[in-house]
Molecule: transfer RNA
Organism: Parcubacteria group bacterium CG1_02_44_65
RNA sequence: GUCCCCAUAGCUCAGCGGACAGAGCGCAGCCCUCCGGAGGCUGAGGCGAAGGUUCGAUUCCUUCUGGGGGCACCA
Numbered sequence: 001g002u003c004c005c006c007a008u009a010g011c012u013c014a015g016c017g018g019a020c021a022g023a024g025c026g027c028a029g030c031c032c033u034c035c036g037g038a039g040g041c042u043g044a045g046g047c048g049a050a051g052g053u054u055c056g057a058u059u060c061c062u063u064c065u066g067g068g069g070g071c072a073c074c075a
Base pairs, nucleotide, nucleotide: 001071002070003069004068005067006066007065010025011024012023013022018055027043028042029041030040031039048064049063050062051061052060
């Protein structure tokens, strides 16, 4: 330099055009309990950024940013 992949909750990951964007763990509150770090219930919390396409974008397209990998070049 070029090509490919990834970026969704604090962490690990689903979802890949339309339903309030979900799960596990973690966190907070309540209940239970002699106590709670066990068990039950409830809750908070998120689509990397900017444009574009579309009636509608987390999802498709472009650019950028960050991470990972292949190839090439220099030495």